[in-house]
RNA sequence: UUUGUAUCAAGAUGACACUGAGGGAUCUGGCCCUUUGAAGUGUCGAGCAUCCUUUUUCAGUAUAAAGGUGCUAAUGCCAGCCCACCUGGAUAUUUCCGGGUGGAGUCGAUGCGAC
Numbered sequence: 001u002u003u004g005u006a007u008c009a010a011g012a013u014g015a016c017a018c019u020g021a022g023g024g025a026u027c028u029g030g031c032c033c034u035u036u037g038a039a040g041u042g043u044c045g046a047g048c049a050u051c052c053u054u055u056u057u058c059a060g061u062a063u064a065a066a067g068g069u070g071c072u073a074a075u076g077c078c079a080g081c082c083c084a085c086c087u088g089g090a091u092a093u094u095u096c097c098g099g100g101u102g103g104a105g106u107c108g109a110u111g112c113g114a115c
Base pairs, nucleotide, nucleotide: 002114003113004112005111006110007109008108013045014044015043016042017041018040022033023032024031027080028079029078030077046072047071048070049069051068052067053066054065055064076107082103083102084101085100086099087098088097089096090095
């Protein structure tokens, strides 16, 4: 890299140095962050998660601790494909345009495993 599976509307970051214009996964439309310094690299701290391991506990997928791994703007920032339901308007042909709710996928991120 590929692949299987679980989760993704919760939670939690600052400082310093280099650098200098982008970033929010990709595309499109929005919206937001950003020279009061984006993204990237490095250093030092802080915190979140129970996805995995060990111990603890013995209340039963509970509790606590340590470690691994990841993460710390906004629902994976919102929407866009498909299906179902509800609803508004136009037309007078039974077609077109829009709004809302829900579902399932695709893609992506992370953990654990496999080749």
Background: This is a predicted structure of a 115-nucleotide RNA (SAM riboswitch aptamer (S box leader)) from an SAR324 cluster bacterium. It was read from a public genome assembly, where an Rfam model found it. It matches the Rfam family "SAM riboswitch aptamer (S box leader)". From the family's description: The SAM riboswitch is found upstream of a number of genes which code for proteins involved in methionine or cysteine biosynthesis in Gram-positive bacteria.